Record summary:
The part of an RNA shown here (large-subunit ribosomal RNA, domain VI) has 253 nucleotides and comes from a metagenome. The coordinates come from a structure-prediction model, not an experiment, and the mean pLDDT is 88.
Context: one part of a larger RNA
RNA sequence: CGUUGGAGAGUUGAGAGGAUCUGUCCUUAGUACGAGAGGACCGGGAUGGACACACCUCUGGUGUUCCGGUUGUCGCGCCAGCGGCACUGCCGGGUAGCUAAGUGUGGACGGGAUAACCGCUGAAAGCAUCUAAGUGGGAAACCCCCCUCAAGAUUAGCUCUCCCCAAAGGACCCAGGUAGACUACCUGGUCGAUAGGCAGGACGUGUAAUCGCAGCAAUGCGUUCAGCGAACCUGUACUAAUUGUCCGUUCGG
Repeated sequence: CGUUGGAGAGUUGAGAGGAUCUGUCCUUAGUACGAGAGGACCGGGAUGGACACACCUCUGGUGUUCCGGUUGUCGCGCCAGCGGCACUGCCGGGUAGCUAAGUGUGGACGGGAUAACCGCUGAAAGCAUCUAAGUGGGAAACCCCCCUCAAGAUUAGCUCUCCCCAAAGGACCCAGGUAGACUACCUGGUCGAUAGGCAGGACGUGUAAUCGCAGCAAUGCGUUCAGCGAACCUGUACUAAUUGUCCGUUCGG
C1' cells in the first nucleotide's frame, strides 16, 4: 500500500515448516525349541541415554545497581564516624533478570494406501500357478493423526460486536516495557497506576550509629533477629505522561 468506510475480537486452513531416535531391566518363562549347552517370537510393565521445546518452584552459576568484612593511602580540622583511589582494591554472601549442570513436557496411540514378501479364489495351459479378471495381509519409509506459522490463499475467505456528516478512526508527541540494533510490537497518557517518588510487604545482608557497662588496651556485651537495601509484589496521583496539531470525509459503484 492492498484486501473498496472504520475499530475491536474470534476463527477456517489452501499451503509451508518442525518432530519422527534408541538402550537396559522385570514379567510372560527358564516356557516354546533343543540330547545338552543354551534360549525366544508374540504380549504386558518399569526405568534410562541423546535430542527438542518451555520454565526458574527446587539445586546451583552470574548478579561492577544490595549488605557485610578487611589492607594500604588520601580527604572531611582532630577522635569517632564516613567518603575517594588501589582490577568491583581484595574477600564473604546475595534479590530481580538471564541461565544449566536444575525442573517440567515430548517422540505416542490410531487410521489410509503401499514395498519386498506371505496369501485366497483362479484361468490362459482339464493339472499346476498369489495374477491374467477379482480379492486379503504386510514396514521406522509415503499420506493423515501431533506441534508451529499461515487469507498478499490478489481466489486477499468466514463469524460476532460497536461506531461514522470536518466524522468514525489513525498518526504525530509524551510516560514506559511483557518488546526491541533502528524501526516495529505492546501498555498507558488525568475519565490515569505508564514510569519515578513515597508507604507496606517479600527477599538479601547479618545485629548499624549513638549512648551505657566491663577491660590499661585491643576488644567484648547491652540497647538490637538491629541498621541498611537493586531490578520483585501490593497500594498511593506527590512528580512527569500538559496543551495541541495533522491525516482521514460525509453510510461505503